[in-house]
RNAcentral holds the sequence, with entries from SILVA.
The RNA shown here (small-subunit ribosomal RNA) has 1507 nucleotides and comes from a microbial mat metagenome.
Model confidence (mean pLDDT): 82 of 100.
RNA sequence: AGAGUUUGAUCCUGGCUCAGGAUGAACGCUAGCGGCAGGCCUAACACAUGCAAGUCGAGGGCAGCAGGGUUUCGAGCAAUCGAAAUGCCGGCGACCGGCGCACGGUGAGUAACGCGUAUGUAACCUACCUCUAACUGGGGGAUAGCUCUGAGAAAUCGGAAUUAAUACCCCAUAAUAUUCUUCUGGGGCAUCCUGGAAGAAUUAAAGCUCCGGCGGUUAGAGAUGGGCAUGCGUGCUAUUAGCUAGUUGGUGAGGUAACGGCUCACCAAGGCUAUGAUGGCUAGGGGGUCUGAGAGGAUGAUCCCCCACAUUGGUACUGAGACACGGACCAGACUCCUACGGGAGGCAGCAGUGAGGAAUAUUGGUCAAUGGGCGAAAGCCUGAACCAGCCAUGCCGCGUGAGGGAUGAAGGCCCUAUGGGUUGUAAACCUCUUUUGUAGGGGAAGAAACCUUCGGACGUGUCCGAAGCUGACGGUACCCUACGAAUAAGCAUCGGCUAACUCCGUGCCAGCAGCCGCGGUAAUACGGAGGAUGCAAGCGUUAUCCGGAUUCAUUGGGUUUAAAGGGUGCGUAGGCGGGUUAGUAAGUCAGUGGUGAAAGCCUACAGCUUAACUGUAGAAUUGCCAUUGAUACUGCUAGCCUUGAGUGCAGUUGAGGUAGCUGGAAUGUGUGGUGUAGCGGUGAAAUGCUUAGAUAUCACACAGAACACCGAUUGCGAAGGCAGGUUACUAAACUGCAACUGACGCUGAGGCACGAAAGCGUGGGGAGCAAACAGGAUUAGAUACCCUGGUAGUCCACGCCCUAAACGAUGAUAACUCGCUGUUGGCGAUAUACUGCCAGUGGCUAAGCGAAAGCGUUAAGUUAUCCACCUGGGGAGUACGACCGCAAGGUUGAAACUCAAAGGAAUUGACGGGGGCCCGCACAAGCGGAGGAACAUGUGGUUUAAUUCGAUGGUACGCGAGGAACCUUACCUGGGUUUGAACGUAGGGUGACAGCCGCCGAAAGGUGGUCUUCCAGCAAUGGACAGCCUACGAGGUGCUGCAUGGUUGUCGUCAGCUCGUGCCGUGAGGUGUCGGGUUAAGUCCCAUAACGAGCGCAACCCCUAUCAUUAGUUGCCAGCGGGUAAUGCCGGGCACUCUAAUGAAACUGCCAGCGUAAGCUGUGAGGAAGGUGGGGAUGACGUCAAAUCAGCACGGCCUUUAUAUCCAGGGCUACACACGUGUUACAAUGGUCGGUACAGAGGGCAGCCACCUGGUGACAGGGAGCUAAUCCCUAAAACCGAUCUCAGUUCGGAUCGGAGCCCGCAACUCGACUCCGUGAAGCUGGAUUCGCUAGUAAUCGCGCAUCAGCCAUGGCGCGGUGAAUACGUUCCCGGCCUUGUACACACCGCCCGUCAAGCCAUGGGAGCUGGAGUACCUGAAGUCCGUAACCGAAAGGAGCGGCCUAGGGUAAAACCAGUGACUGGGGCUAAGUCGUAACAAGGUAGCCGUACCGGAAGGUGCGGCUG
Repeated sequence: AGAGUUUGAUCCUGGCUCAGGAUGAACGCUAGCGGCAGGCCUAACACAUGCAAGUCGAGGGCAGCAGGGUUUCGAGCAAUCGAAAUGCCGGCGACCGGCGCACGGUGAGUAACGCGUAUGUAACCUACCUCUAACUGGGGGAUAGCUCUGAGAAAUCGGAAUUAAUACCCCAUAAUAUUCUUCUGGGGCAUCCUGGAAGAAUUAAAGCUCCGGCGGUUAGAGAUGGGCAUGCGUGCUAUUAGCUAGUUGGUGAGGUAACGGCUCACCAAGGCUAUGAUGGCUAGGGGGUCUGAGAGGAUGAUCCCCCACAUUGGUACUGAGACACGGACCAGACUCCUACGGGAGGCAGCAGUGAGGAAUAUUGGUCAAUGGGCGAAAGCCUGAACCAGCCAUGCCGCGUGAGGGAUGAAGGCCCUAUGGGUUGUAAACCUCUUUUGUAGGGGAAGAAACCUUCGGACGUGUCCGAAGCUGACGGUACCCUACGAAUAAGCAUCGGCUAACUCCGUGCCAGCAGCCGCGGUAAUACGGAGGAUGCAAGCGUUAUCCGGAUUCAUUGGGUUUAAAGGGUGCGUAGGCGGGUUAGUAAGUCAGUGGUGAAAGCCUACAGCUUAACUGUAGAAUUGCCAUUGAUACUGCUAGCCUUGAGUGCAGUUGAGGUAGCUGGAAUGUGUGGUGUAGCGGUGAAAUGCUUAGAUAUCACACAGAACACCGAUUGCGAAGGCAGGUUACUAAACUGCAACUGACGCUGAGGCACGAAAGCGUGGGGAGCAAACAGGAUUAGAUACCCUGGUAGUCCACGCCCUAAACGAUGAUAACUCGCUGUUGGCGAUAUACUGCCAGUGGCUAAGCGAAAGCGUUAAGUUAUCCACCUGGGGAGUACGACCGCAAGGUUGAAACUCAAAGGAAUUGACGGGGGCCCGCACAAGCGGAGGAACAUGUGGUUUAAUUCGAUGGUACGCGAGGAACCUUACCUGGGUUUGAACGUAGGGUGACAGCCGCCGAAAGGUGGUCUUCCAGCAAUGGACAGCCUACGAGGUGCUGCAUGGUUGUCGUCAGCUCGUGCCGUGAGGUGUCGGGUUAAGUCCCAUAACGAGCGCAACCCCUAUCAUUAGUUGCCAGCGGGUAAUGCCGGGCACUCUAAUGAAACUGCCAGCGUAAGCUGUGAGGAAGGUGGGGAUGACGUCAAAUCAGCACGGCCUUUAUAUCCAGGGCUACACACGUGUUACAAUGGUCGGUACAGAGGGCAGCCACCUGGUGACAGGGAGCUAAUCCCUAAAACCGAUCUCAGUUCGGAUCGGAGCCCGCAACUCGACUCCGUGAAGCUGGAUUCGCUAGUAAUCGCGCAUCAGCCAUGGCGCGGUGAAUACGUUCCCGGCCUUGUACACACCGCCCGUCAAGCCAUGGGAGCUGGAGUACCUGAAGUCCGUAACCGAAAGGAGCGGCCUAGGGUAAAACCAGUGACUGGGGCUAAGUCGUAACAAGGUAGCCGUACCGGAAGGUGCGGCUG
C1' cells in the first nucleotide's frame, strides 16, 4: 500500500466482499510448564446455609462464672465447710450510655447542572484531627436492666415495685457567639462586606483517674469532607411545532445549614421556542479503552473520580453527615411459620443454589502485611484486603533436543513405470547437552512497628537507641547433586483474492462457499490419502467494533447524459459583500499565571534470570479561565468617494400583458335554383349518405372556432407561454448623455405570487375536431392500429386544481481566459460602402475541462458568495401520519424483506418487417425434370426372437455399402470352448500335428484307426518347419466424436482474414483494409498517417485446342515394289495421322475511341485460340462442442467360464402406411421389322474369347489368338425402306403361370438371365419445387471398380447427336459501406403484465390484551399546621381536625406497543397459462403529465419532450 466482483472486451460511476488490528468473549479440535492479569455482558430473576459491623468495663448498674476481703448466720471441739450480704477484683450474657454503622455491591432509573471543565459562595455546613483563648459551680426527677405478675402458639406486648450514669432536666456564670439600638472608619461589580466604641437581651458543660493525664463546654482559626448557584460542553427523532397557572416576575411571610416559587398570600402577565421549546425513543457520565497517518469513528469490563439505586412505591426519624443495602413506619407483590387469632423476610456484600443463557470460578486460608472501626492500651472485629483453589480467557517467557549421518534404507504416495521423483538428513546409527522432568538435600525476602525488657536525653511521661516477640502464602520461590533424549505437537489451509498440488472416490448426488463461484464420469474448489504452506500450546470458526471506505468527503466528494438544480419569480430571517481615513480591540495572533486528580499513553532509568508486570523521574495532557500586549485582516463606530446598484433626460424595439371594437378565407347548417345517379371511404372493402333528389354547382342567410401568405436558425417574456387588424390602459429591455443619490448590493431556509395540458364546480356557448361509446373492417383473437358516426371536452366568464421529458435533462450573481463566421435591436450628422461600440441570438474552434460523448466569453474552463439536491438496485415516490384539495389527487415521505449487481459513455460483432451499392442460374427469360402411375433403392414408422450399428434442416435419406444366399455379420435362437480364434517372444517335449478312413453329431467338435518331416553332420548335436504344452503379452464392431488424433461435410472457389513498425485513442480498439474509379477478384490505379508484409485471389501444375523438334513399334501408308476374292497382307518408308517427350504460342502486345491512370469499348488487324480460350487439381482466418471411438489410431471407463471366441440355422430382403432419390412410361420428333454406317475411354490368363457346331434363346460343346497401340470385349441414337394411324393401342410393360440357362458346397426364405404365355397402373401429373448460360441442357449408347454370381435402374468415366434464352435488378437467398440496438448462447436474442402454485416479510382490519399519561372520587404511614374537655406541676404529650401524598377505584377520548377472522399490494421461486407491450422505423416511433376505457401487458384523447 491494495485486491476480487457488472462487460464479448473497455473506461467510468457505484455498491457488495476480502486481506489488518482488537475483545470481560463463546464454540470445535488439541494441550508440557511457569509468571502476570482477568472471569454473569443474559433475569435490577428467585434465593437454602454460613459468614460480611462492631467495639469500649478507663461512663453505669450487674444475671451467670472465677477470685478476694469484711460482716452476719448455721454446722462442727477445732482446722474448716456451707449459706447470706457486699461490684471490691478478674471479667461479662442481656441492658443503659459513647463512638462507629454514610466502607463494599450494582447500573434499574436518569438526556439532567446527572457528568466534564472553568468559576462563584459578599448565600452555607463540617463529627473525629491540629492550633489558640476561656470555662468545667450547684441542684433535681426519672427510666432500661433486675424482681414479681399477666396475655399470647410464637413474634412480642402489658401491669406493679425498685435502681445507676459521661442518659435527661433546672439554676448560676459568660463572650471575640447570636439578636436589636446608637455612633464612627475602611472596602467592594451589586445585593453588601469589614473594623472600632457604647448599651440591652438570650444561651454552656460530665465526669473518670494509677494524679501524669484522659475527657466535657464555649468561641476563633486551620485542615478535611460536603451543600448550593452559574458559563460552556455533553444522544437520536420535525412523520413531535407550539409549550407553560407556581407557570414568569414583584411585594410580604414561612421554611432551610444556606440562596431561591422551595412553600404560601396578594399583585402584574409574563417565561421558553426554528441557534429546535414541548413530546417520544434510547442511555449512568468522565479519566480512559480499541482503531485510525491524522481528523475522526466506536466504546465506557477490570483500576480511579462523580452520580443513582438497595424486593416495588411512599415517608420521615436519629445523626456532623442518610431520607440510610445487612435501621424504622406504611402500602403493594412474592416467599416462609402458624394453634388461623396473628407473625417473619429482603445476597445489585463474600462464597454458594436454582433459573435464564452460547457463556463466566471455591459454600477455601489468614488478619502475617496494607487499610478501616472501637479502645488509653493489650486487644477485638474486618468475605475491605492479602493469599491459595478452578478456567489456555488474554498477554509474556521457556521447552518438546543439538551436531554428525546417503547405498538418499524400508514403508507410504506419484509418474512418461526394467526406471525415476518425493517424504528426506528425515529415520536407523555415532557423539554431545540436561532447560524441563524424577529422586535426594538445603532454603528465603516480604518484619518493621505496636508491645515487653534494658540503656540514654529531657525529667516520671514522652522521644531516641539496642535486644526480644510476630508469616496465611509455604518447606513455596530459589540453590546444589544424581539419572537419562529421557516426560512433552497440534490446528487450519492449499481454484483466484492468498503462501501452499497430485492421486483415488463421488457424478448438479453427497456436499463446499467470505466474494466471484465449484459439483451433470478425467473436480488442484466435495470426501479420503500422500505431499506442501501458515501459525504454534495453541489453531480455526462465529459474534461485535474501527480500518481499508476519499462509500457523509473539515482535512477530503459530487449534481448535462451515471444518484443528484427546486417549474418560475418576488422577498423575510440568515449568510456574504466596492474604494478610502480615523477610532475601538469582539474575532485573530503573541507572552505570562492558574487549572487540566492519580492511574493510563510516550521517553529515560531501575526491580523481578528475560519479558509481560511493577517502581521512580520527565514529557505530554492540543482544553478552560484569568491577565498583559500587537492591530495587518474580519467585525463595530464615525466621516468621505464613485466604479457596483438605482434615478433623470432623449430615442428605439418587440406575437410582452389586460380589456374592448372589427375583418376576410375556410367549414358546417338552413332556404331557394340548376342538375342526375351515385357519393363517400380504403391496402382492398364495408358500415354511412342518396330517386322523399344526395355528391357537384350558384345565390342568400346564420353559427362558432381558428387566423393562410408575411414567417425566418426571427422577436418578446421570470417561467408557463405569446401570431388577423385596430383602440385604450399597462409592464419591460436596449442605446445615447453623464445631471442626481452615494454601497442603497448579491443570494435567499420558511413565506407569498405566477404556473402548459388534462381534470373539477356554477352559468353560457357548441362550427370543426374528438377520449368514452356504437357500427364496419383486419385478425387465431383485435376491448387496437384503418373507416363511418359520436358524447364529455376543446371556446367564454368566474372559482378551484398545482402537476409535465415544467428540458439547455445544465440554480442565481460577479470577475477573468485565443479566435473565425452569420443574424436581431440601437449608436458613431447622411449612405444598401467600410470600419468600430453596446445588448441579444446561432454555427465552428485554441487553451483548459471531461469517463467519454462532448462543453468551449450564452462554459460543462479558472475563481468567489449564497441557495437547492445526491449517497447501490428493487421494495417505492409505496405504506402510515400530517398539511392542502369539492373530488381526482398533490406535498412531505419510511421500514421489513430481497439482489450482487443496477447504471453512464464508448468499442467490436451480430441482428433489423433501417438505408445505400454490387455480384452470384439469386430472381427474371428459357429448356428439361420432380411432386400424380408402376417398379427399383434408401429412410421413417410398425412388426419381429432378431429385423445389427451409424448418418437426421440446409450440410441424413441409390449415404458408410466400389456388390448382405453361406461367408461378410457386428443382430437373434440353439450347441460348444475358457491362456482362450489369430500373432509374437522364451523354454520344454514331440516328429508329430495336419491329411486320409470309420463311428457319434446339424456343424463346431469329440473319438478310434492309418500314415507318419526336411537340412548339415559318422554320431552326439545344431538349425529350419509343423503343430502340442508351459510362461508372459489376451480379446471386445462394449460406452464416451461432449476427453482426442487423423480424415471429411458446409458457408464457399465467397473475397476475404491478419501481422510488423508508425500514428490516433486513458482504454477496448481504430488506421492500414476507408474514399473516387476499376476488376471475376482486398484485381489494379488515384487519393491518403500511413509504410510495408503474410495467408487467400491470380500465376506456377495436369488435360484439351495450333504448330515445331526428336523418336518410329505393336501405330500409319503418300510415293516405290510384291501379293490377294478382299484387307498395310508383305518388302520398304516414317512424309501424313497417331503415339509421347521437349519446346513455341496470347501479353490488352498492336490499332482506333474514351479515361489523369488502372482500365473499358470495337463485326478492328493478325492469329489455331482474344481479353481468365475451355476443363481439372488447388478450399485463407474461421463457424456449426457439425460427422466419424463401426475404416484406422488413441485417453478414460466397463467386461474377463463372458459384453471374448467357434459352429449350424435364421435375420439385416418383414409390410397397413409416409417421405427422399431414381428407372420405365403414358406414345407418331413414336413403336415394331428389315437393311446400311461412324467412336472414345477402359478391361482381360481361375481372364477376354475370334471362329465353327447345337439350341428360338439364355447358353453349351469344340477351338485360334492375346500377359496386349499386335488378340478379344465393340456401339446406340442416326440414315434408308416397310408397317402401325390415335386406341389403354403393334403405346406401356408391372404382376402372375409354365419351361429353361448360368454361377456357386448350396439359389426355399433370398440371385441374375432366357423363352412361351399373362398384359396391371398410367393418356403429361395440385400446392409447391429442382437442374442448367454452350459443345452446356436435352438425348444416345459404351466402359470400369466391387465381384463366384448378382438384385447396377446406383456410382465413376467415355464418346455420338446437339438446342433455346438472359429485357433487366423491383422482389426471395448469400458478400461491402452506413445507421439504430435494452442483443453478445448474439432475433431460434432479449423482455412486459394479468392469472395459477409454493415460501417470506409487510400495510389495512370488527376487535382483544398490555403500557404511560389526564380528570374525578377515596386515601395509609408521615412531616407540618391547628386544637377547649384527657395525662402532666411545667415543658410537653395523647387524642381529634386540616393540607399534601404512595396506593386503590371510576370515566371518556386520544397516544404507544403486541395480537387478530378477513383483506391489499410487494419480494423470491427449475421447465405452468394467456397474450407480445418495450429494445431495430420492434413491425401503430418511444417517453412524460392527465383523463377515460380494457383479461393482461396496454389502447385512445389533449398538451409537451427527442433520450